[in-house]
This is a predicted structure of a 72-nucleotide RNA (transfer RNA) from Polynucleobacter victoriensis.
The sequence is in RNAcentral, with records from ENA and Rfam.
Taxonomically the source falls in Polynucleobacter (Bacteria, Pseudomonadati, Pseudomonadota, Burkholderiales).
Rfam family: tRNA. About the family: Transfer RNA (tRNA) molecules are approximately 80 nucleotides in length.

RNA sequence: CUCGCCAUAGUACAGUGGAUAGUACAACUGCCUCCUAAGCGGUAGACACAGGUUCGAUUCCUGUUGGCGGGA
Numbered sequence: 001c002u003c004g005c006c007a008u009a010g011u012a013c014a015g016u017g018g019a020u021a022g023u024a025c026a027a028c029u030g031c032c033u034c035c036u037a038a039g040c041g042g043u044a045g046a047c048a049c050a051g052g053u054u055c056g057a058u059u060c061c062u063g064u065u066g067g068c069g070g071g072a
Base pairs, nucleotide, nucleotide: 001071002070003069004068005067006066007065010025011024012023013022018055027043028042029041030040031039048064049063050062051061052060
């Protein structure tokens, strides 16, 4: 320099055009318990950034940024 893949909650992941973006663990909180842990219930928390296509974008397209890999 060039090509490909990836970027979703604190962490690990799901969601590939439509509904309130979901699960587990973690955090906070309530119940239980003499206390802690475990167990049960509840709460908050996220689509890397900018533009485009579309009635509608986390999803498709382009660019940027970051990470990983292949080639030169």